[in-house]
RNA sequence: GUCCCUGUAGCUCAACUGGAUAGAGCACCAGUCUUCUAAACUGGAGGUUGUGCGUUCGAGUCGCACUAGGGACG
Numbered sequence: 001g002u003c004c005c006u007g008u009a010g011c012u013c014a015a016c017u018g019g020a021u022a023g024a025g026c027a028c029c030a031g032u033c034u035u036c037u038a039a040a041c042u043g044g045a046g047g048u049u050g051u052g053c054g055u056u057c058g059a060g061u062c063g064c065a066c067u068a069g070g071g072a073c074g
Base pairs, nucleotide, nucleotide: 001073002072003071004070005069006068007067010026011025012024013023019057028044029043030042031041032040050066051065052064053063054062
C1' cells in the first nucleotide's frame, strides 16, 4: 500500500428479508427476606447502535468517506 472481518448499555452478546417503543444475561441502585452479609425474589436506572454524509415513507441493518481493533498478502 491492497483486500477481508469486527465496532450495539460498565462487560459479554441478540435484534430475522430494511418495518411495533433497540432487548437479554452479568454488573450497578432500591426494596423484601436475614441479627448482619451473601444467596434468592421483586422493581428501577443505564443507548448519539464507532464518527460523518447519503439512499429510503422508514436505517442497528443498504451505499460512500473517515476512524479504532484484528487478520491475509506485498